This is a predicted structure of a 72-nucleotide RNA (transfer RNA) from a Candidatus Peribacteria bacterium. Model confidence (mean pLDDT): 84 of 100. Rfam family: tRNA. Its family is annotated with triplet codon-amino acid adaptor activity in the Gene Ontology. About the family: Transfer RNA (tRNA) molecules are approximately 80 nucleotides in length. The family's RNA type in Rfam is transfer RNA.
RNA sequence: GCCGCUGUAGCUCAGUGGUAGAGCAACACAAUGGUAAUGUGUAGGUCACCGGUUCAAUCCCGGUCAGCGGCU
Numbered sequence: 001g002c003c004g005c006u007g008u009a010g011c012u013c014a015g016u017g018g019u020a021g022a023g024c025a026a027c028a029c030a031a032u033g034g035u036a037a038u039g040u041g042u043a044g045g046u047c048a049c050c051g052g053u054u055c056a057a058u059c060c061c062g063g064u065c066a067g068c069g070g071c072u
Base pairs, nucleotide, nucleotide: 001071002070003069004068005067006066007065010024011023012022013021018055026042027041028040029039030038048064049063050062051061052060
């Protein structure tokens, strides 16, 4: 230098056009003589960034950035 993959909650990851979800973690409550485990609930996201297509974009297209890998 060229090519490819990845970027979504504090962490690990789903979701591939129509209001963004799970597990773990956090908080509250229940239960216990008490703690842990357990159960119920709550909160937490400008979907890396900029533009485009579309009535509508996490999703499709172009570019930028970052990480990883391959080739030279």